[in-house]
Context: one part of a larger RNA
RNA sequence: GAUUGAACGCUGGCGGCAUGCUUUACACAUGCAAGUCGGACGGCAGCAUAAAAGAGCUUGCUCUUUUGAUGGCGAGUGGCGAACGGGUGAGUAAUGCAUCGGAACGUACCGAGUAGUGGGGGAUAACUGUCCGAAAGGAUGGCUAAUACCGCAUAUUCUCUGAGGAGGAAAGCAGGGGACCUUAGGGCCUUGCGCUAUUUGAGCGGCCGAUGUCUGAUUAGCUAGUUGGUGGGGUAAGAGCCCACCAAGGCGACGAUCAGUAGCGGGUCUGAGAGGAUGAUCCGCCACACUGGGACUGAGACACGGCCCAGACUCCUACGGGAGGCAGCAGUGGGGAAUUUUGGACAAUGGGCGCAAGCCUGAUCCAGCCAUGCCGCGUGUAUGAAGAAGGCCUUCGGGUUGUAAAGUACUUUUGUCAGGGAAGAAAAGCCUGAGGAUAACACCCUCAGGUCAUGACGGUACCUGAAGAAUAAGCACCGGCUAACUACGUGCCAGCAGCCGCGGUAAUACGUAGGGUGCGAGCGUUAAUC
Numbered sequence: 001g002a003u004u005g006a007a008c009g010c011u012g013g014c015g016g017c018a019u020g021c022u023u024u025a026c027a028c029a030u031g032c033a034a035g036u037c038g039g040a041c042g043g044c045a046g047c048a049u050a051a052a053a054g055a056g057c058u059u060g061c062u063c064u065u066u067u068g069a070u071g072g073c074g075a076g077u078g079g080c081g082a083a084c085g086g087g088u089g090a091g092u093a094a095u096g097c098a099u100c101g102g103a104a105c106g107u108a109c110c111g112a113g114u115a116g117u118g119g120g121g122g123a124u125a126a127c128u129g130u131c132c133g134a135a136a137g138g139a140u141g142g143c144u145a146a147u148a149c150c151g152c153a154u155a156u157u158c159u160c161u162g163a164g165g166a167g168g169a170a171a172g173c174a175g176g177g178g179a180c181c182u183u184a185g186g187g188c189c190u191u192g193c194g195c196u197a198u199u200u201g202a203g204c205g206g207c208c209g210a211u212g213u214c215u216g217a218u219u220a221g222c223u224a225g226u227u228g229g230u231g232g233g234g235u236a237a238g239a240g241c242c243c244a245c246c247a248a249g250g251c252g253a254c255g256a257u258c259a260g261u262a263g264c265g266g267g268u269c270u271g272a273g274a275g276g277a278u279g280a281u282c283c284g285c286c287a288c289a290c291u292g293g294g295a296c297u298g299a300g301a302c303a304c305g306g307c308c309c310a311g312a313c314u315c316c317u318a319c320g321g322g323a324g325g326c327a328g329c330a331g332u333g334g335g336g337a338a339u340u341u342u343g344g345a346c347a348a349u350g351g352g353c354g355c356a357a358g359c360c361u362g363a364u365c366c367a368g369c370c371a372u373g374c375c376g377c378g379u380g381u382a383u384g385a386a387g388a389a390g391g392c393c394u395u396c397g398g399g400u401u402g403u404a405a406a407g408u409a410c411u412u413u414u415g416u417c418a419g420g421g422a423a424g425a426a427a428a429g430c431c432u433g434a435g436g437a438u439a440a441c442a443c444c445c446u447c448a449g450g451u452c453a454u455g456a457c458g459g460u461a462c463c464u465g466a467a468g469a470a471u472a473a474g475c476a477c478c479g480g481c482u483a484a485c486u487a488c489g490u491g492c493c494a495g496c497a498g499c500c501g502c503g504g505u506a507a508u509a510c511g512u513a514g515g516g517u518g519c520g521a522g523c524g525u526u527a528a529u530c
Stems, first nucleotide, its partner, number of pairs: 001530004006526005013377006020369001021335001026333003030330003035080003040077002043073002047071003050067008087288003096213007105205003110201008118152001120150002127142006158167003172193006180187002214260003221251003226248008263285004267278004290311005313324004341367001343366003349363001350361004380410004390401004416466005424457001429451008474519005479500003485514005495502002
């Protein structure tokens, strides 16, 4: 000099854009952060509609009952999601990360292709009855459905194989409809969404190798599934990954082992560079989710807001037993020099579910707080010598503050008030037309045109107008380094200080004042890095 996720002191007008628990991976009150689908299913607790019956009567309203009939829908069965998104950096010195390669793998949703979607069965929740328990919850009898579950058939492709053969699937739902059939429910046809098997693509993931990746030798030897082989098991997959047997290997001064420290990279800061330091925000990867262990489900987890066991802690209890996990967003206590609101909205972008409408989304987009940082603007402009008054100094002549003020003439950024007022929003929906599919001019899909909505921010940005210099300057320093000097007070005292050093009666070094210098909504100090 540059820099910072900074803090502290004094001061503080506005705006834009960013950042904001670096310490206790300490403990957490409260609310929210993952749901959705009735176009899979039985149903109907609640709401609305319709129909029927009845009652009141003011004669067209109110009330009651029934019907899941319709819109819908609490709880339940089922599907998909919950493995993403969000947080943190405790652990980890290599099971990690970065770069370059590799072969023995998996893949839900998505894209392309081929083939199929035939025929049956038995349950179970909800519900209802009884019972246990303070609760959390549970036991048992009975009824019922499915895209839940289980067989049968078929299967070139798929798997196994001794190459003969053996084994293995599936589910329907919704819209529309001309013939034909009908037990009047539909069958049947078709369109869309699904379902099953398999091939393939993309993206994603698992595994292996090489090279690089902090300090210590005041850590020199380490290792028994250890190193390799054979045979098996196991996995999606190679492998001591696991097991039996056999051999005695394997690593190490090119630093093994041990100990300490640490998430890694893109980057960031500094520097002419080489390098040094660092790893907040943003992006990629990894690891973790009260502590330790374990598996289940699933395409995917050994799973932050899932389960089981053990432990510590907190809470409820009828003492028998139960409940919990903010390193999600806010917020609280504590720790600390120190770090924000228990805000708004799904309008946009993205995600989950759904045919869709839509619902959910503390992701996200916004707003709030803080000069924490960067950038921009302002606190007036021009004129004005009687060089006013006052202050300070003085050699008492004057000098300086100083064109500074006052005065005169202007301007109105900002702020205040008033009026207008965006972009961010076109997808979706609806209508028309064309094409596709079709028996079909329905329905559905694609394209084109038209049309109607949808804004948290926010009456915000921005524009126009009105009045009025009006609403707005401090901080540090002035001995040398280092830009900037005098007076008074003090008298080795009080004090200053980054280094040299000042202060013991004329202190440009302490304190105050006048003046000056530097930066300026900041200025200094402290800490840290180059």